RNA sequence: GAUCUCUUCGGAGGGAUUUACCAGGCGUCAAGUGGCGGACGGGUGAGUAACUCGUAGGAAUCUGCCCAGUAGUGGGGGACAACCAGGGGAAACCCUGGCUAAUACCGCAUACACUCUACGGAGAAAAGGAGGCCUCUUCUUGAAAGCUUUCGCUAUUGGAUGAGCCUGCGUGAGAUUAGCUAGUUGGUAGGGUAAAGGCCUACCAAGGCGACGAUCUCUAGCUGGUCUGAGAGGACGAUCAGCCACACUGGGACUGAGACACGGCCCAGACUCCUACGGGAGGCAGCAGUGGGGAAUAUUGGACAAUGGGCGCAAGCCUGAUCCAGCAAUACCGCGUGUGUGAAGAAGGCCCUAGGGUUGUAAAGCACUUUCAUCACUGAAGAAAUGCUUAAGCUAAAUAACCCCUGGACCUUGACGGUACCUUUAGAAGAAGCACCGGCUAACUCCGUGCCAGCAGCCGCGGUAAUACGGAGGGUGCGAGCGUUAAUCGGAAUUACUGGGCGUAAAGCGCGCGUAGGCGGUUUGGUUAGUCGGAUGUGAAAGCCCCGGGCUUAACCUGGGAACUGCAUUUGAUACUGCCAGACUAGAGUAUGGUAGAGGGAAGUGGAAUUCCACAUGUAGCGGUGAAAUGCGUAGAUAUCCGGAGGAACACCAGUGGCGAAGGCGGCUUCCUGGACCAAUACUGACGCUGAGGCGCGAAAGCGUGGGGAGCAAACAGGAUUAGAUACCCUGGUAGUCCACGCCGUAAACGAUGUCAACUAGCCGUUGGGGGGGUUGCCCCUUAGUGGCGCAGCUAACGCGAUAAGUUGACCGCCUGGGGAGUACGGCCGCAAGGUUAAAACUCAAAUGAAUUGACGGGGGCCCGCACAAGCGGUGGAGCAUGUGGUUUAAUUCGAUGCAACGCGAAAAACCUUACCUGCCCUUGACAUCCUCGGAACUUGUCAGAGACGUGAAUGCCCUUCGGGGAAUUCAGUGACAGGUGCUGCAUGGCUGUCGUCAGCUCGUGUCGUGAGAUGUUGGGUUAAGUCCCGCAACGAGCGCAACCCCUAUCUUUAGUUACCAUCAUUCAGUUGGGGACUCUAAAGAUACUGCCCCGGUUAACGGGGAGGAAGGUGGGGAUGACGUCAAGUCCUCAUGGCCCUUAUACCCAGGGCUACACACGUGCUACAAUGGUAUGUACAAAGAGUUGCGAGCCAGCGAUGGUGAGCUAAUCCCAAAAAGCAGUCCCAAGUUCGGAUUGGAGUCUGCAACUCGACUCCAUGAAGUUGGAAUCGCUAGUAAUCGCGGAUCAGCAUGCCGCGGUGAAUACGUUCCCGGGCCUUGUACACACCGCCCGUCACACCAUGAGAGUUGAUUGUACCGGAAGUUGUUGGGCUAACCUUUUGGGCGGAGGGCACCUAAGGUAUGGCUGAUGAUUGGGGUGAAGUCGUAACCAAGGUAACC
Repeated sequence: GAUCUCUUCGGAGGGAUUUACCAGGCGUCAAGUGGCGGACGGGUGAGUAACUCGUAGGAAUCUGCCCAGUAGUGGGGGACAACCAGGGGAAACCCUGGCUAAUACCGCAUACACUCUACGGAGAAAAGGAGGCCUCUUCUUGAAAGCUUUCGCUAUUGGAUGAGCCUGCGUGAGAUUAGCUAGUUGGUAGGGUAAAGGCCUACCAAGGCGACGAUCUCUAGCUGGUCUGAGAGGACGAUCAGCCACACUGGGACUGAGACACGGCCCAGACUCCUACGGGAGGCAGCAGUGGGGAAUAUUGGACAAUGGGCGCAAGCCUGAUCCAGCAAUACCGCGUGUGUGAAGAAGGCCCUAGGGUUGUAAAGCACUUUCAUCACUGAAGAAAUGCUUAAGCUAAAUAACCCCUGGACCUUGACGGUACCUUUAGAAGAAGCACCGGCUAACUCCGUGCCAGCAGCCGCGGUAAUACGGAGGGUGCGAGCGUUAAUCGGAAUUACUGGGCGUAAAGCGCGCGUAGGCGGUUUGGUUAGUCGGAUGUGAAAGCCCCGGGCUUAACCUGGGAACUGCAUUUGAUACUGCCAGACUAGAGUAUGGUAGAGGGAAGUGGAAUUCCACAUGUAGCGGUGAAAUGCGUAGAUAUCCGGAGGAACACCAGUGGCGAAGGCGGCUUCCUGGACCAAUACUGACGCUGAGGCGCGAAAGCGUGGGGAGCAAACAGGAUUAGAUACCCUGGUAGUCCACGCCGUAAACGAUGUCAACUAGCCGUUGGGGGGGUUGCCCCUUAGUGGCGCAGCUAACGCGAUAAGUUGACCGCCUGGGGAGUACGGCCGCAAGGUUAAAACUCAAAUGAAUUGACGGGGGCCCGCACAAGCGGUGGAGCAUGUGGUUUAAUUCGAUGCAACGCGAAAAACCUUACCUGCCCUUGACAUCCUCGGAACUUGUCAGAGACGUGAAUGCCCUUCGGGGAAUUCAGUGACAGGUGCUGCAUGGCUGUCGUCAGCUCGUGUCGUGAGAUGUUGGGUUAAGUCCCGCAACGAGCGCAACCCCUAUCUUUAGUUACCAUCAUUCAGUUGGGGACUCUAAAGAUACUGCCCCGGUUAACGGGGAGGAAGGUGGGGAUGACGUCAAGUCCUCAUGGCCCUUAUACCCAGGGCUACACACGUGCUACAAUGGUAUGUACAAAGAGUUGCGAGCCAGCGAUGGUGAGCUAAUCCCAAAAAGCAGUCCCAAGUUCGGAUUGGAGUCUGCAACUCGACUCCAUGAAGUUGGAAUCGCUAGUAAUCGCGGAUCAGCAUGCCGCGGUGAAUACGUUCCCGGGCCUUGUACACACCGCCCGUCACACCAUGAGAGUUGAUUGUACCGGAAGUUGUUGGGCUAACCUUUUGGGCGGAGGGCACCUAAGGUAUGGCUGAUGAUUGGGGUGAAGUCGUAACCAAGGUAACC
């Protein structure tokens, strides 16, 4: 337990439904037994320098599943999981008892083939499952025998596939890693393995590897290939593919065909997690994902649809393999962001020479198109199978069935994904950035900034005009990208095989002997290793390349080919090389005979000289230097004579002469000894060349031991020099120099040039030998050395050039930017000093060679100049004037600063000038242009004020249509603008100074040189001169020189006033008449050219002398200043870019200042006196100025000057007197009759005004100064010196400046020296050019590095301890289903335990190697302005430098 039916109303029937139980079937999930697979696939590159990999081979092997073959698959047995029961533990899990199946397990039988064998024999297998048929039967569930199909199973043979092992060759760096090795190398025997083998064990032998790189250390997976490169190479090893190794770290085995096993086991260790503290669990270098680290690298996605793998009869299951999707411009490829037209060349931006240009046909506008994205509709290929069914075939006794095969029909399978593709909607709609613009390198302007900020790949930009920083405009390049950073190759012939070098740039060992190695004369034969050709095999695929095909194209995919340059096998060739055998004599060597020689070693010996000792003579010095001194000497030096001692070196000969491998070797004699050369023959027969390592020799200095020690002489001492002088110079002087023995082992040990061999023009010397000729002067040939030139050739050039640095061959050594550094560390050698081998960090963008042009030199040669010298006169001392510095000041405006600023700008500061200071004013302005309004401007007067200025008064012109307009001018306003002696001369023009009136500076063409460049222009002469001549690979030319110009000196002609006056007349007077001669004036000419003569010289240029001439060699003077140098001077003459100020840095005005004054300097004037001063008298110029002027004469004044005023616009008048001179006077050597400063007083003149601040006059005053230190300037003839005159500026003011004439000298031997300059040459490390360059210590900062008491890690060797797990061996005892048995038991076997060997972790001790760190310390490097020196370097670097 609804509805429904019956009912006697108690209920019953029935039944969707629910629950429980029993039996069977099917299915799902799960456990177990068993089988196969978890050794594939996927990941990673830690380890590994190795048979790991690559390539080519090999023999002693195994191989599940697969294929083919042969022979089998008979007959038995006993267990154990699961399960059940009990128990322990927190868990993981475990223990005990009981039941059970198999293709699980075990005997027995059999044995073609297999294994072993003593050849007689012996040993050892198996498993069944599924489907179907026939017969029987309870008639469809089963059972038994048989048949058949299929999947298995056992033994074995062969194949295929896969794997293991061995070998040749190839496969990083370091020698500052040179010796390594005891199971190490081999043998014998045994064990072991799938298999050869020291793989393991025992015994025996003493081997094996190594400079052709062992061992050790560091680094690293290898390859096909990738990137780059013309190639050869170089770098790399992501993706894809092959191989190897690994799976938390280390060790180990089990199972299995295969593992010593990524997602299996055991042990040890580290770490993480769980825990009941007893014990357990784990391994993403699988796919996603997380954390961490890092500059940095993705989704905890979908699907097994395809391809493939495992299992399965199959369906099917599994598969983070795989196929897809997601994320990232990470890369490659393709596409788009529009197209056409459009000039008013719009606006805006930017620039601008203000005209314009540019952005720019760009935009807008107009007309089109629609890829991609958007919207909408369709919508693939990738799918072949499997399954089921059916037909034929195969199999089978079967017309039965399965499998298999072939064909037909049917059903079904897509993650990507509603994706690709197609069509459609709307509209230019949604879609451009990044870097760069100085050169390399395509692309330019403005602004800002001002060695700041910043940039930078290299060179380098930036300090006020930045194409280089920042921004902007514009441009260039690339473009869905563009830049940066990091890295590789290239360029880089810059490691050089292709394809480099070594005299001086980096680089030849100091020299020889010689080992290994490399290379090697002529000829014959053999061989065929190298070499060359053919064939075969291999060289995986992919990739690269070529030809095709498929995605609309491309990237991409795909088919075929070529290539893979290699290796192996085989075959052929035999010239060359090698090897073997034989022969030869030209290379090499030996023998005989000669020659030269400082070749080497030892012994002996000689004279000169120095020094010392002794005697003697003799006396005051000697010695030394640039000059001195120290030193020696009256205790007798030096000097001189004689004698003696001792050591060292050997004059002349002596020579780019000789000898030696080099270093090196020098009196003579003897002994020993090496090598070379020559000539002619004989002999050997390639015996040769070079030479890594190795060995020997090896100057001087130095070291050790012992001698010796005359001279010289580091150190040292003293004296000088000097700023100093630890130097140069001087006086002394010890090691040392010498000898013997032993070390050292280096030099600019050089020809900066390795050794050997061959070849390639000549000429001239010299040494040794030989030959020939010959008129004895010599000549020729040859050979071995040693020198100088030089052709070809080489070289970057210089240079080399038969003695090569030429052309070749062989071998060795060495180099790869400069510094750090020939250093550190390590090794080896050494007694030490030190040598040898030999880095790195770091730092720079150079360092270097040769040559060129300049500049420079305390290099050389030649030459010039008032450069020196010879003279004359000054400056420096005094006073004053003037300029400058400094100081002061409110201001003392600014500039000029060695020569080449300083009497300069300034040829005139009382105001002005004036730019400065103080104060008072002004703001479109004192000045220019434009606009508007008003007014006459202009001129003049007055008042206040210091003035600027304020205020007041007064007056016009032209035209006219009568309104007004115009010119010039003024007031006011507005803004554009004015203005600036404000800054920058280092933004500039112009002008100027200077070298320097020095003789130079260049060009064209040609020639030489790779080139820079040279030549010309140098050389021989000559000149003032790059002036001229000659010569010359130069020939010409230009700017300079000279000349032309001006003045002056002589003459002529013309002219004759204002000038002149011989003759004539006249006057006070050239005053007047007159004259045109003279002077003069001013115009034109002439003259001088080395023209003439002599001499010299190159027959030249030219020089010397002379004549004539006014003048003679440029007659004298001036003007005239080449290319350039000094960022020389000037923005304050002027002009001008940029910047700055704009009621002020502009403008106006008054006063002050530029005139100050402890001081220093420059330039001048006046003097210091007698060649003078003073006073009187008297003579002679030139050149100039003058009307706002010069001003005669007269008058006044002592005078400055004043008054008046003739004449003159000037050869007419005036300034105007020239002065020194001459004549005679006084002064008499003094601070004066010198000198005139300073000061007092009184004046004159100019001017608005002389106070600050003018000049002059008179009276008075009367300073310093008596010829000037060191030093320094000018001048060579009408000059110096001296004397006066004029002018400009100017109201006034001159000792300055510019001119003028008068008087008028001295000296120059000469170029050694100082200064400057020119030419040639030389050296150079300089080129901003010697005011250059440059070195080291010290001090400071930073950086890297060595040493360092040590400290602390990594790694590794040796010795010992230790001993887990595990294999193997062995073992007392106990236990045991299959088999045997005599049922007691036995055998085989197994488990656990013990023992033995091996052994991981771990520990102890002691070494190696390597990293980090360490007080302190060493040197090194780098760093705008530090200190000391300046030779320690470059020139003769001031002592030549260096080793």
Molecule: small-subunit ribosomal RNA
Organism: uncultured prokaryote